[in-house]
Predicted 3D model of a 95-nucleotide RNA (TPP riboswitch aptamer (THI element)) from Phycisphaera mikurensis NBRC 102666. RNAcentral records the identical sequence in 2 taxa. Its Rfam family is "TPP riboswitch aptamer (THI element)". From the family's description: Vitamin B(1) in its active form thiamin pyrophosphate (TPP) is an essential coenzyme that is synthesised by coupling of pyrimidine and thiazole moieties in bacteria. For this family Rfam cites "Ligand binding and gene control characteristics of tandem riboswitches in Bacillus anthracis" (Welz and Breaker, RNA, 2007). Of the family's consensus pairs, 95% are formed in the model. Lineage of the source: Bacteria > Phycisphaerae > Phycisphaerales > Phycisphaera > Phycisphaera mikurensis.
RNA sequence: UCUUCUGCCUCGGGGCGUCGGACCUCUCCGGCUGAGAAGCACCCGCGGAACCUGAUCCGGAUCACACCGGCGGAGGGAAGGCGACAACCGGACCG
Numbered sequence: 001u002c003u004u005c006u007g008c009c010u011c012g013g014g015g016c017g018u019c020g021g022a023c024c025u026c027u028c029c030g031g032c033u034g035a036g037a038a039g040c041a042c043c044c045g046c047g048g049a050a051c052c053u054g055a056u057c058c059g060g061a062u063c064a065c066a067c068c069g070g071c072g073g074a075g076g077g078a079a080g081g082c083g084a085c086a087a088c089c090g091g092a093c094c095g
Base pairs, nucleotide, nucleotide: 001092002091003090007082008081009080010079011045012044013043014042016039017032018031019030020029021028022027051076052075053074057070058069059068060067
């Protein structure tokens, strides 16, 4: 500078691992990372890395693990409405 997003309502999408102990039936307790490890929750919805495929993948760490990074300018992936548009927030660009 441009944009009209942040917001609210409804609807929808998604993940829940690993290690130790107890019980050996159901399950319970604790440790690690994280927004969230089945929660009255959390995250995400095309501005889409929420999440899935690739993946019984590769490198580095760890008691162990998608713990960190690569993969990833790869592929897929769930939206409508209301209100405001001053400002804040968000996005793009320039200095």